[in-house]
Context: one part of a larger RNA
Molecule: small-subunit ribosomal RNA, central domain
Organism: Torreya grandis
C1' cells in the first nucleotide's frame, strides 16, 4: 500500500458555491477504442530415448507457465457518431408559511444619573463582617428631564427559519430561499468535488464614535497558616455603533454529500384536495419538514431503526499503537496575537 474502517475506540473538512477530475436516466442507429472469441506452421530452445566408433550433427516422443504484439471476427455492455423520449433536473403561471438577510422609523418596562419636593439617620453588603455611601441631607418616596444597552408575557419539553455561524419589541421599504397545487415548456441540462472563491460565534487587533449596566486587569475589605482565589466594595479595557482585519470553537447530530429500496401505529408545523358546517374545528387522503416509541436488519456493546448507525450504487475528506506533539523546522497568510501545513530522535 491492499484488505479494513470513520456516532461513542484513531478517523467526516465549521458551512456553502463551484473548476479540473471521477460517476451518470430511457429508446434506436453508427463505429470498433475498451471488452470477448478464434488463430499465431515446421525448424529452433528444454527434457527423455535412439542413430552416425564418440562429439558436433541428426531422428523419435514429450514439454513449452505467464505477459505483450500481429491477423481475422462478434457487437450484449462502456466509450464514440446520429436521432428521439420524459420519469431525473430546471423554467413559467397561481397560492402559501416563516425570530431568513439588509436599511429606515417608532415604542414601553427596568437601570443609572441630573434637578425639584417630602422627610430626617442610617444605608449597603455577608455565613458573619468590614472596606464603601450618608447631616455639605444618604437610603426611602413623589414629580420633571437625560443617556446607553437589552427587548418581559406570547414562547413550544417535541414550534419556526437559514448553507452553517446564527436569527425574537412594533411598523414600513427592499432582497434571497423553501414548499404545495395546476397545466404548459426545455429535454439529461444531473451527482460529487482536489485546487480555488465566498461566508464564518466568542475573544482579540486597527481607526473614529459611544459608554447605562455588567465586567478580565487592578486597588481596597474579608477568609486563611498563606490567599496571587472563591465572598465583598470599587473599577479600566471590553461588551454597543461605523469601516476594516483575524479565520478559530465540545463550529456537535461528536453521524460528509447525492440517489433508490425496506413492517407498524402515534404527536407537532406548513400546504392541497375531499368531507363537514351558517362559517369553522373535527375526520380521511397525499406531499414537505420536525419529534418520541418500536419490528426486521445492523452493532463490541450502548444503541440506530423511512431524518438509519439497515440494504445497495457514485464521488470527496480523513484514520493506521500511546507519549514526545498539533511541538520543532521550512513555507504561505496575518499589523500583531497567531492560523494553515506538519515531522523525527528518544521512550513505553
Nucleotide at each position: 500500500u491492499u484488505u479494513g474502517g470513520c456516532g461513542u475506540a484513531a478517523a467526516g473538512u465549521g458551512u456553502c458555491u463551484g473548476u479540473a477530475g471521477g460517476u451518470u436516466g430511457c429508446u434506436u442507429u453508427u463505429c470498433a477504442a475498451g471488452u470477448c472469441c478464434a488463430u499465431c506452421a515446421a525448424a529452433u530452445c528444454c527434457u527423455a530415448g535412439a542413430g552416425c566408433u564418440c562429439a558436433a550433427c541428426c531422428c523419435u516422443a514429450g514439454a513449452c507457465a505467464g505477459g505483450c504484439a500481429g491477423u481475422g471476427g462478434a457487437a450484449a455492455c462502456u466509450a464514440c457518431c446520429a436521432a428521439g423520449c420524459u420519469g431525473g433536473a430546471g423554467u413559467a403561471c397561481a397560492g402559501u408559511a416563516g425570530a431568513a438577510g439588509c436599511a429606515g422609523a417608532g415604542g414601553g418596562a427596568a437601570u443609572u444619573u441630573u434637578u425639584g419636593g417630602u422627610g430626617g439617620a442610617g444605608u449597603g453588603g455577608u455565613g458573619a463582617a468590614a472596606u464603601g455611601c450618608a447631616c455639605u441631607g444618604a437610603g426611602a418616596u413623589c414629580g420633571a428631564g437625560a443617556a446607553g444597552a437589552a427587548c418581559a408575557c406570547c414562547a413550544a419539553c417535541a414550534a419556526g427559519u437559514g448553507a452553517a455561524a446564527g436569527c425574537a419589541c412594533u411598523c414600513u421599504g427592499u432582497u434571497g430561499g423553501g414548499u404545495c397545487a395546476u397545466u404548459a415548456c426545455u429535454g439529461a441540462c444531473a451527482c460529487u468535488u482536489a485546487g480555488a472563491g465566498a461566508u464564518g460565534a466568542a475573544a482579540g487587533c486597527u481607526a473614529g464614535g459611544g459608554g447605562a449596566a455588567c465586567a478580565a486587569a487592578u486597588g481596597g475589605g474579608a477568609u486563611u497558616a498563606g490567599a496571587g482565589a472563591c465572598c465583598u466594595u470599587a473599577g479600566u479595557a471590553g461588551u454597543c455603533c461605523u469601516a476594516g482585519c483575524c479565520g478559530u470553537a465540545u463550529a456537535u447530530g461528536a453521524u460528509g454529500g447525492a440517489u433508490a429500496c425496506u413492517g407498524a401505529g402515534u404527536g407537532c408545523u406548513a400546504u392541497a384536495c375531499g368531507u363537514a358546517u351558517a362559517g369553522a374545528c373535527c375526520c380521511a387522503u397525499a406531499u414537505a419538514g420536525u419529534g418520541a416509541u418500536g419490528u426486521a436488519g445492523c452493532u463490541a456493546a450502548u444503541g440506530c431503526a423511512c431524518u438509519a448507525a439497515g440494504u445497495a450504487u457514485c464521488c470527496c475528506a480523513c484514520c493506521u499503537g500511546g507519549g514526545a506533539a498539533g511541538u520543532a523546522c521550512c513555507u504561505u497568510c496575518a499589523u500583531a496575537a497567531g492560523a494553515a501545513u506538519g515531522a523525527a530522535a528518544c521512550u513505553c